[in-house]
RNA sequence: AACAAGAUAUCUCCGAAUUCCACUAGGGAGCGGGGGAACCUACAAAUCGGGGUGAAUCCUAAAUAUCAGGUAGGGCAACUUGGGUGCCCGAACCCGUCAGCUAACCUCGUAGGAGUAGUCCAAGCAAUGU
Numbered sequence: 001a002a003c004a005a006g007a008u009a010u011c012u013c014c015g016a017a018u019u020c021c022a023c024u025a026g027g028g029a030g031c032g033g034g035g036g037a038a039c040c041u042a043c044a045a046a047u048c049g050g051g052g053u054g055a056a057u058c059c060u061a062a063a064u065a066u067c068a069g070g071u072a073g074g075g076c077a078a079c080u081u082g083g084g085u086g087c088c089c090g091a092a093c094c095c096g097u098c099a100g101c102u103a104a105c106c107u108c109g110u111a112g113g114a115g116u117a118g119u120c121c122a123a124g125c126a127a128u129g130u
Base pairs, nucleotide, nucleotide: 011115012114013113014112018029019028020027021026030110031109032108033107034106035105040100049098050095051094052093053092058070059069060068073089074088075087076086077085079124080123081122082121083120
């Protein structure tokens, strides 16, 4: 000097999931979700249901099964935005026969998990030095 791995974190990322007061239960603010008129929409269906949170939907192949590839869509690369390049995700759960939109109103959540960086171009902006 280069490469690789690991560790740390007061830093960073996914996500609504932060913060204050109390502390014995808990209660606010902020953020997020659901239900719920008129008008509008729908005019039908239906148990083979229907619906909700979420980026997470759909297709192909094989098929005894494991499992593979792609895809709508989504995230990250340490100021923001756009482009380029690269790396990833493309799940899971809930309601219980019931819900279009929806003012007033009612109601619920505020968890959990993890560790990208050599970065490149442009614009904006910021910091430091002189």